[in-house]
Predicted 3D model of a 365-nucleotide RNA (Bacterial RNase P class A).
It matches the Rfam family "Bacterial RNase P class A". It is annotated as a ribozyme.
The prediction has a mean pLDDT of 76.
The model forms 95% of the base pairs in the Rfam consensus.
């Protein structure tokens, strides 16, 4: 100085008007109320995000279910650890990439079973097309041999046809029946040997996942694929805050009240008002609701997730739903998106800026 890799922070500043929300304070001569207090006005402090998103995990909380077992159905799948829990997270192992720094991984089982695998290829599970080897037979050739001169016959090659043998070699594929080199053989094969692999078994390090050494089996455990079926093992009762608790008008219903009341033309029954009371719980209205596995410092333990301690801080709560608007000034000219019971995580969006560790290269000293 380039390149790159892993993490952290921020999310245009600054000042003024003016508006919304909930809170605390005060004020009310009018409005409502019987009173508390509501409207209303004032003034004051506060008032969205790193995802507030998707709604994909896990919790709290809440209301039904719940002796116990099993079936279905879901999820999850190397080992240790964190946690309220998780499918998160950190710390290792083991595989793959990268010179590295470091990423990435649904990472049990395909030596229970079934299913699929386009095209190509002979063949996709146990497989002769070509190609190499043997035999047999037929034609040729050539060169030996015997001959009564007509033939007859041995060997070797070619070429053809049959019948066996061989997975070394060629071709097809993503994949061809552990790999490679040697021995061996007619040719060839784990037939046989070393090496790697793979299984199995000892012993040593390690909490484990695993890693190492040594011994053993030729390896009929040997293509792949289980976010195909399926197998094996852990988990996992439903729904959700419109969850759910409370108080409750009108209006109908149901009971009762009268010797004093109105309407049905006097009166009597009835029967419609009335006044009480009750049950149900609709219209509203209260809580649930924002103090919580909260945040900020700081020490301590742990590599680290993460935990303990001490201090300090209150920091949205709405229900037609607030947090915006205008001006002024500067600048790098401003993305992605807007709480709806809450929290711990995954994912995905996102203008761009700053900081921190390490890697790799060049050049200086």
């Nucleotide at each position: 100085u380039g390149a790159g890799u892993a993490g952290a922070g921020c999310a245009a500043a600054u000042g003024g008007u003016c508006g919304c929300g909930g809170c605390u304070g005060g004020c009310u001569g009018u409005c409502c109320g019987a009173a508390a207090g509501g409207u209303g006005c004032c003034a004051g402090a506060c008032g969205a995000g790193g995802a507030a998103a998707g709604u994909c995990c896990g919790g709290g909380c809440u209301u039904c279910a719940c002796a116990g077992g099993g079936c279905a159905g879901g999820a999850u799948g190397c080992c240790g650890g964190a946690u309220a829990a998780c499918g998160u997270c950190c710390g290792g192992c083991g595989g793959a990439g990268g010179c590295g720094a470091c990423u990435c991984c649904a990472g049990a089982g395909a030596u229970a079973g079934u299913g699929c695998a386009a095209c190509a290829g002979a063949a996709a599970u146990g497989a002769a097309c070509c190609g190499c080897c043997c035999g047999g037979c037929a034609u040729a050739u050539a060169c030996a041999c015997c001959u009564c001169a007509g033939g007859g016959g041995g060997c070797a090659u070619a070429u053809g046809c049959c019948g066996g043998g061989u997975a070394a070699g060629g071709g097809u594929g993503g994949a061809a029946g552990g790999g490679c080199a040697g021995u061996g053989u007619a040719a060839g094969a784990g037939a046989c040997u070393a090496c790697c692999g793979u299984c199995c078994g000892u012993c040593c390090g390690g909490u484990a996942a695993c890693g190492g050494a040594c011994g053993g089996a030729g390896c009929a455990u040997a293509u792949g694929u289980a976010a195909a079926c399926c197998u094996c093992a852990u988990c996992c009762g439903a729904a959700g805050c419109a969850a759910g608790a409370c108080c409750g008008a009108a209006u109908c219903a149901a009971a009762g009240c009268a010797u004093a009341u109105g309407g049905c033309g006097g009166c009597c029954c009835g029967u419609c008002a009335g006044c009480u009371u009750u049950a149900g719980g609709u219209a509203g209205g209260u809580c649930g609701c924002u103090c919580g596995a909260a945040c900020c410092u700081g020490g301590c333990g742990g590599c680290a997730a993460c935990g303990c301690c001490a201090g300090g801080u209150c920091u949205g709560g709405a229900u037609a739903g607030a947090u915006g608007a205008c001006c002024a000034u500067u600048c790098a000219c401003g993305a992605c998106a807007u709480a709806a019971c809450c929290c711990g995580g995954c994912u995905u969006a996102c203008c761009g800026c700053u900081c921190u560790g390490c890697u790799c290269a060049c050049a200086u000293a």